Notes:
This is a predicted structure of a 1552-nucleotide RNA (small-subunit ribosomal RNA) from an uncultured bacterium.
RNA sequence: AGAGUUUGAUCCUGGCUCAGAACGAACGCUGGCGGCGUGCUUAACACAUGCAAGUCGAACGAGAAAGUUUCCUUCGGGAAACGAGUAGAGUGGCGCACGGGUGAGUAACGCGUAGGUAAUCUACCCUUAUAUUUGGAAUAACAGACCGAAAGGUCUGCUGAUACCGGAUACACUUUUGGUUAUGCGAAUAACUUUGAGGAAAGGUGGCCUCUUCAUGAAAGCUACCGUAUAGGGAUGAGCCUGCGUACCAUUAGCUAGUAGGUGGGGUAACGGCCCACCUAGGCGACGAUGGUUAGCGGGUCUGAGAGGAUGAUCCGCCACACUGGAACUGGAACACGGACCAGACUCCUACGGGAGGCAGCAGUGAGGAAUAUUGCGCAAUGGGGGAAACCCUGACGCAGCGACGCCGCGUGAGUGAGGAAGGUUUUCGGAUCGUAAAGCUCUGUCAGAAGGGAAGAAGUGCCGGGUAGUUAAUACCUGCCUGGUUUGACGGUACCUUCAGAGGAAGCACCGGCUAACUCCGUGCCAGCAGCCGCGGUAAUACGGAGGGUGCAAGCGUUGUUCGGAAUUACUGGGCGUAAAGGGCGCGUAGGCGGCUUGAUAAGUCAGAUGUGAAAGUCCAUGGCUCAACUGUGGAAGUGCAUUUGAAACUGUCUCGCUUGAGUAUUGGAGGGGAAAGUGGAAUUCCCGGUGUAGAGGUGAAAUUCGUAGAGAUCGGGAGGAACACCUGUGGCGAAGGCGACUUUCUGGACAAAUACUGACGCUGAGGCGCGAAAGCGUGGGGAGCAAACAGGAUUAGAUACCCUGGUAGUCCACGCCGUAAACGAUGAGAACUAGAGGUAGGGGGUGUUGAUCCCUUCUGUCUCGCAGCUAACGCAUUAAGUUCUCCGCCUGGGGAGUACGGUCGCAAGAUUAAAACUCAAAGGAAUUGACGGGGGCCCGCACAAGCGGUGGAGUAUGUGGUUUAAUUCGACGCAACGCGAAGAACCUUACCUGGGCUUGACAUCCCGAGAAUCUCCUGGAAACAGGAGAGUGCGUCAUCAGAUGAACUCGGUGACAGGUGCUGCAUGGCUGUCGUCAGCUCGUGUCGUGAGAUGUUGGGUUAAGCCCCGCAACGAGCGCAACCCCUGUCUUUAGUUGCCAUCAUUAAGUUGGGCACUCUAGAGAGACUGCCGGUGUCAAACCGGAGGAAGGUGGGGAUGACGUCAAGUCCUCAUGGCCUUUAUGUCCAGGGCUACACACGUACUACAAUGGUCGAUACAAAGGGCUGCAAGCACGCGAGUGUAAGCUAAUCCCAGAAAGUCGAUCUCAGUCCGGAUUGGAGUCUGCAACUCGACUCCAUGAAGUUGGAAUCGCUAGUAAUCGUGGAUCAGCAUGCCACGGUGAAUACGUUCCCGGGCCUUGUACACACCGCCCGUCACACCACGGAAGUUGGUUGUUCCAGAAGUAGUUGAGCUAACCUUCGGGAGGCAGGCUACCAAGGAAUGGCUGGUAACUGGGGUGAAGUCGUAACAAGGUAUCCGUAGGGGAACCUGCGGCUGGAUCCCUCCUU
Repeated sequence: AGAGUUUGAUCCUGGCUCAGAACGAACGCUGGCGGCGUGCUUAACACAUGCAAGUCGAACGAGAAAGUUUCCUUCGGGAAACGAGUAGAGUGGCGCACGGGUGAGUAACGCGUAGGUAAUCUACCCUUAUAUUUGGAAUAACAGACCGAAAGGUCUGCUGAUACCGGAUACACUUUUGGUUAUGCGAAUAACUUUGAGGAAAGGUGGCCUCUUCAUGAAAGCUACCGUAUAGGGAUGAGCCUGCGUACCAUUAGCUAGUAGGUGGGGUAACGGCCCACCUAGGCGACGAUGGUUAGCGGGUCUGAGAGGAUGAUCCGCCACACUGGAACUGGAACACGGACCAGACUCCUACGGGAGGCAGCAGUGAGGAAUAUUGCGCAAUGGGGGAAACCCUGACGCAGCGACGCCGCGUGAGUGAGGAAGGUUUUCGGAUCGUAAAGCUCUGUCAGAAGGGAAGAAGUGCCGGGUAGUUAAUACCUGCCUGGUUUGACGGUACCUUCAGAGGAAGCACCGGCUAACUCCGUGCCAGCAGCCGCGGUAAUACGGAGGGUGCAAGCGUUGUUCGGAAUUACUGGGCGUAAAGGGCGCGUAGGCGGCUUGAUAAGUCAGAUGUGAAAGUCCAUGGCUCAACUGUGGAAGUGCAUUUGAAACUGUCUCGCUUGAGUAUUGGAGGGGAAAGUGGAAUUCCCGGUGUAGAGGUGAAAUUCGUAGAGAUCGGGAGGAACACCUGUGGCGAAGGCGACUUUCUGGACAAAUACUGACGCUGAGGCGCGAAAGCGUGGGGAGCAAACAGGAUUAGAUACCCUGGUAGUCCACGCCGUAAACGAUGAGAACUAGAGGUAGGGGGUGUUGAUCCCUUCUGUCUCGCAGCUAACGCAUUAAGUUCUCCGCCUGGGGAGUACGGUCGCAAGAUUAAAACUCAAAGGAAUUGACGGGGGCCCGCACAAGCGGUGGAGUAUGUGGUUUAAUUCGACGCAACGCGAAGAACCUUACCUGGGCUUGACAUCCCGAGAAUCUCCUGGAAACAGGAGAGUGCGUCAUCAGAUGAACUCGGUGACAGGUGCUGCAUGGCUGUCGUCAGCUCGUGUCGUGAGAUGUUGGGUUAAGCCCCGCAACGAGCGCAACCCCUGUCUUUAGUUGCCAUCAUUAAGUUGGGCACUCUAGAGAGACUGCCGGUGUCAAACCGGAGGAAGGUGGGGAUGACGUCAAGUCCUCAUGGCCUUUAUGUCCAGGGCUACACACGUACUACAAUGGUCGAUACAAAGGGCUGCAAGCACGCGAGUGUAAGCUAAUCCCAGAAAGUCGAUCUCAGUCCGGAUUGGAGUCUGCAACUCGACUCCAUGAAGUUGGAAUCGCUAGUAAUCGUGGAUCAGCAUGCCACGGUGAAUACGUUCCCGGGCCUUGUACACACCGCCCGUCACACCACGGAAGUUGGUUGUUCCAGAAGUAGUUGAGCUAACCUUCGGGAGGCAGGCUACCAAGGAAUGGCUGGUAACUGGGGUGAAGUCGUAACAAGGUAUCCGUAGGGGAACCUGCGGCUGGAUCCCUCCUU
């Protein structure tokens, strides 16, 4: 620091997702040790049990027991001493308001920060000073009696105090009298002084007799210490007040009667409506009151570069709370966690009468939950309470236990070790990898284990000694200090150290498609599953599961959750708004924000310095301590803040002196569909009346509905009425926008120009607010000609609730009033300044020349086009900015849900405005690019159409296909581009199919072993394959003396590796092929342009069959295609003449023979044609047109030749091949059958339907082929197919071989025929092992359909179509098919409007699997969330009323009453009780807000293939869209107005 994801690709916008860090975490797998931390985030839910606050005998009275010892004893026991002034209880003092817990409440002076308190208090502590005087009355404990189950209580009696109550004295304090001073007009206030009144205390312990009294010694007294009282000060702590800061919602906009203030009182420690009486009517709020929701706040913590964002565990500060609610007492302090009272809920005890309780202290239990620990040890340390102290108490705290919950550290060994072991995995079978890894050898000893040693944390206090100082009368006592000794450890025999043995006890988790480090095999087969996003999985998955290997981290690793980051994705730092989301429809204007030049002042903002504060901890830096680290000690820095203060004065603010350039006013002038009102006009439509006149009119793509013989339409004249204003008319004018168009008049707004004068910043913007605001629509009343939603009818159509037509009502028009929206658009807010130009146009002014219209130059204002810089994602904008800046306002933050729901406001309604969420997707979108497509355009081509000729489609047959059938009818091919196709030939074979019979290393290949030459003949069984048997026979090469051995080929038997497969996948492939298409295209290098995809070149103007060529051009070149080169054919020359030929000579039946090669022909080599020549056209071009010559003329004709690519086109059954499957079978052999079936449908052919013909007879002319397993002449036989015999020919020699149409003649005479030949019967021939299923041919007989073929459709442009025959491949035989050959031999093409296909350019696009595309809505089904809803049920809160516990205050107090007073009667004072006021719970009524649930209902979202249509994207087939209204199953349709974000064409204008 970025990355993935929208597209065919690109750039941009924009969301989603990931990589990082963190956590009080949880879950899964795993788990050796230690240190330091940390541990109920949920139910402020309920709690068993134990502990968490006591202490003081030096404040006080009283005071045991067990036990031991002694004595007495009637042996039952009693007494005394010790225990012991102990325990326990009580009075009293201090403490219990600290410490500890929790975060429910609280949006607040609660917290933070900075201040104030002259408006206050402060026990204990320190310090200063003074005092500590004199009396009195009770009461608990205790004892007795009584009540109660208990808790507890009542009565009587006794008693003490530092408990309680009087008196004295007393500064301060309160109050009061007089005086002085100061302020003030006065009222009065303050200070000082003075008088009167009110108002304190408590003693205890130790010691001593110096003074007094009694007199061994005590008391008074003195003294020390502690305590008590008063006053002053300090410290600490607390209360109160104030400035500023402190969450979200405006779908919460108004709130408030003690409310705001005053006066006077009360109350408090203290100010104050804190409370009360009276008076005034205020106070708060858009700078957000009130209400609602949520929340303890801060230091800090996490993250981040920072600014920020999130958070508020542990530690520290503050606040609040203590079962829930209320109220008080005590006290210095509480309205009190382990106090008390009342009410409520809950739990427990009960003898049913009554009682008890409060873990949000530490442990612990239950419950809740994904989830959070021990009912531990100790006061040794630190700290706290009490005490004079010892000491006691302390779940604060110190420790230990549990949990990988976190951070940090350590270990699980180290070295060596290649036969690269075994084994696993993989493999191209060679190997590779795990892997120096292991084993083996040599070492080490951390941790854990065992044994031994063994700390620091401890300072004290007390006690026992010594010394010194203070006090005092004192060397007592006491106190302080110094010093010696002694005593105190929960952790814990812990940390640490030493020794022992021994590699021994100690590694997992996640991931491996991209992001993102890491790859293979097997299994699975859109299944099972994965997934953070994109996405994997449909038989070769690096994405699922397993394995091997690898990568990353490591006692942990992953997952989940949450926060920040990345996210500049809320943008202060640091974003945007023409088209991506986003400028308000337009104006006026309030608050607010901002504001020209200049003088002086001020110092609020601003800047600089200083002071205080910003607690500690934390972060950062430095340096120490634990072996290191985590952790921790010390010091520093920082804390951007706030307050006070000192200064500066540029800028902003404020005040002030001025100015004119911003703004405005005055004068003159012209322009204008600016607005409002009144009036006037002509053209046209319609209607009415009348005339003429007759059969149609109207309307459409074509029609019909409709009108018309009752006289329409047409035409003429007259009249009525309403609405709109042709031409002018123009990217021309005016207006803020909406909008405004005949003419005249009246009223009226604004802008502009010119020239001066005046005012002197008066300005800009503008939240709320107010006004204007097309069309449609609404209300009331008019009006109504035309047009026209709805509606009706006619058409169209599969349907047609539409488009088209005929009618037609609201409405359109007017007046008044609503509505308040539009694609209200320049999709561009307003204002100001600056920044090249060119041209047009409208209005005004100035100037030169001419002065006549006018032309030219210049200037201001408006408007339009082009264009530089700059900007922009691009398109584009460009002085009228979307450029560069400033000010203010509005608006945006992924798509959908949705501009919807609910709520509010407005409206008569329609509806408008404001405006969410759940849920869902990973995109939605902008601009541009390349293609493809268009029922878009332009240009061009093609037997594409047209013009012609002949067919197909009808018949019969052949053949192929579908379908059906079958045991099998083997398989493939399916628009063109499957269907006489693979198949150039299925009777067996072929053959792949079926039935049956056999074989299993196999029919075929290689290797090994054994035997045998090979080979040939015969017999038996069988359908054959095959099985069994007999006989004949011995070869070739090498070695060798022989015997023999061995080898090669071959045969048989055997073993296993393997063979085999026309089995599957052509969507795993190679190769080959078809097709677009013989169409003219397809690309590259360099350069240039563009951010880029890409473009340019290749486009343009001509031209061509052609991207062929020429010209032009930011292109210049090149490649694959085109063309040419190749073959055949057409002319000529030359060479060569056999098997070919024959002009001349001879000869013959015959080129038969001699001869010749001139000609034909054959086959080699050449020539020839190139727009070369002439004329014209054309850009002085390419080229085209015409002509000459020529056998041939513009590619002469034909063939071969098929660019980049498309169709997952075809073929695994030609061949090859991956994978899968099969292996006594899906292989192989054999026999028979099938591929030849047959209600039917289609394709392709043949033959016909006849006279341009059939039949018969005669007769002429080819080319190209084939032939030894062959072609076969001739001769003979047969009606014939053919047979018999047989010459020739290995072919320019012989044969097939007769060409046929044609020509000549005859006949038939229009008919189902002398046409046509199917079908069938009979008889044959040939091939072949074999013609039954199932061949071809011959003869005789038979003689079907068919009389020129509907819709539709095919081929062909010249030696072509048509027609005629011939040959060949395959092949034993079998052709109407296929391939080839020649003979005869036409017609037509005006032309490119239309159909089809193609090429180029351009345009639109929501398509890119590319129009066989995309895509909309209803309906049906399933699921999900939400809204409405009669009701029903909760929570919370307001108002009114009832009620009134405890408590406090007031009042009463006839009952009761110790202290004080008393005249002794009583009084003062107090208590119980009663009443009143305030008030909690509770109750009733009525509202608000907010949840849950609900019959039913509404739309929305999602879902694989459902139904109906086809609305949108191309001119999407009626251009689309916006607003509004009506209608309709649905998308939608129609009316009115508007926009271009419409194609095409035309006109106008502008630029070059």

Source information
It matches the Rfam family "Bacterial small subunit ribosomal RNA".